[in-house]
RNA sequence: UACCCUGUAGCUCAGCGGUUAGAGCGCUCGCCUCACAAACGAGAGACCUGGGCUCGAUUCCCGGCAGGGCAA
Numbered sequence: 001u002a003c004c005c006u007g008u009a010g011c012u013c014a015g016c017g018g019u020u021a022g023a024g025c026g027c028u029c030g031c032c033u034c035a036c037a038a039a040c041g042a043g044a045g046a047c048c049u050g051g052g053c054u055c056g057a058u059u060c061c062c063g064g065c066a067g068g069g070c071a072a
């Protein structure tokens, strides 16, 4: 420098052009216990960024940023 892939919760990942964006682990509170853990119940927490298409974008398109791969 060219090409390709990825970007969603603290971490690992789902997901779909519309109706509440989910799961596991983690965190907080409750319950239980003499206490801790486990189990059970409840809760907080996220669509990288700017623009475009569209009635409607987290999803599609373009640029940027970040990470990864490959070639030189």
Stems, first nucleotide, its partner, number of pairs: 001071001003069005010025004018055001027043004048064005
A computed fold for a 72-nucleotide RNA from Callorhinchus milii, annotated as transfer RNA. Rfam family: tRNA. The prediction has a mean pLDDT of 81. The organism belongs to Callorhinchus, within Eukaryota.